Context: one part of a larger RNA
RNA sequence: UUGGGUUUAAAGGGAGCGCAGGCCGUCCUUUAAGCGUGCUGUGAAAUGCCGCGGCUCAACCGUGGCACUGCAGCGCGAACUGGAGGACUUGAGUACGCACGAGGUAGGCGGAAUUCGUGGUGUAGCGGUGAAAUGCUUAGAUAUCACGAAGAACUCCGAUUGCGAAGGCAGCUUACCGGAGCGCAACUGACGCUGAGGCUCGAAAGCGCGGGUAUCGAACAGGAUUAGAUACCCUGGUAGUCCGCGCGGUAAACGAUGGAUGCCCGCCGUUGGGUUUUAGAAUUCAGCGGCCAAGCGAAAGCGUUAAGCAUCCCACCUGGGGAGUACGCCGGCAACGGUGAAACUC
Numbered sequence: 001u002u003g004g005g006u007u008u009a010a011a012g013g014g015a016g017c018g019c020a021g022g023c024c025g026u027c028c029u030u031u032a033a034g035c036g037u038g039c040u041g042u043g044a045a046a047u048g049c050c051g052c053g054g055c056u057c058a059a060c061c062g063u064g065g066c067a068c069u070g071c072a073g074c075g076c077g078a079a080c081u082g083g084a085g086g087a088c089u090u091g092a093g094u095a096c097g098c099a100c101g102a103g104g105u106a107g108g109c110g111g112a113a114u115u116c117g118u119g120g121u122g123u124a125g126c127g128g129u130g131a132a133a134u135g136c137u138u139a140g141a142u143a144u145c146a147c148g149a150a151g152a153a154c155u156c157c158g159a160u161u162g163c164g165a166a167g168g169c170a171g172c173u174u175a176c177c178g179g180a181g182c183g184c185a186a187c188u189g190a191c192g193c194u195g196a197g198g199c200u201c202g203a204a205a206g207c208g209c210g211g212g213u214a215u216c217g218a219a220c221a222g223g224a225u226u227a228g229a230u231a232c233c234c235u236g237g238u239a240g241u242c243c244g245c246g247c248g249g250u251a252a253a254c255g256a257u258g259g260a261u262g263c264c265c266g267c268c269g270u271u272g273g274g275u276u277u278u279a280g281a282a283u284u285c286a287g288c289g290g291c292c293a294a295g296c297g298a299a300a301g302c303g304u305u306a307a308g309c310a311u312c313c314c315a316c317c318u319g320g321g322g323a324g325u326a327c328g329c330c331g332g333c334a335a336c337g338g339u340g341a342a343a344c345u346c
Base pairs, nucleotide, nucleotide: 004317005316006315007300008299012314014201015200016199017198021194022193023192025088026087027086028085029084030083031082033081034080035077036076037075038074039073040072041071042070048066049065050064051063052062053061054060091191092188093187094186096183097182098181100179103177104176105175106174107173108172109171110154114150115149116148117147118146119145120144121143125136126135162169163168206247207246208245209244210243211242216240220236221235222234223233258313259312260311261310262309263308266291267290268289269288270287271286272285273284274283275282276281295302296301319346320345321344328339329338330337331336
């Protein structure tokens, strides 16, 4: 390489959009590039195979035939692939109607809690722990009441719930933007699927500039514990946590399961829409879950949301360590990221 694989053994790209490329629905006509078939030419010699012959045999050699699976040309065929033309509607999309959701962005508003400030009441403790101490407190703390300020997060509802491509999204409300679903069957008429490069998005931590800072809290300080304790526990506490703009581009970015399409027993629950209804329920489409038949699987398990049966396209794997390291290149302000070996060793 071929083959075989990728939930858990090595292996699905974090996610989407999409140029090139690969692949692509039904019917009719046509073409004949691919394809099949026939003929012709060519396919040097040597080599190969078969027959015959020459060295005593063989190797070796001579000779005749075949082969040389290739290429080109000229005919014939038209199922399939491709090209051209025409038609279609079921794939895809549009319109119309109904209705859905924590989908996104920006603004406004709300209450509880926390901390702080001021004032009142009140007096000797509070706090914290396994036990303590550091800490706070007669300059009046803790507790409690009233008022005020600030920032961050939204209890209950709340759920195997819902939405989103993924990351993710939850107080209420307004504006704008995006989306799937169902119904209908009016319109377009294959307009589709995938997608190397590329572009965009991408939790938390981190970085730059500016703002903000209530809580929590890396670093740090102190108190404990301990043989020690650069920890676990406690008291404090800076970056950060929050906002705006920009960068970065990683994760157990997980369903550890790429996307699309078709096919294949059932039962139960639930979300959204439709239909029927005797209002009990029945049924259908799209989702989210549980359990199973067949089948699959090394097993665990998966099982119409497949890890079943098939097709198309992309990505990736090929013993462990060395190593996601070194070097080089690309990107980045940096941190670092992407790509990614070998020696050696078992």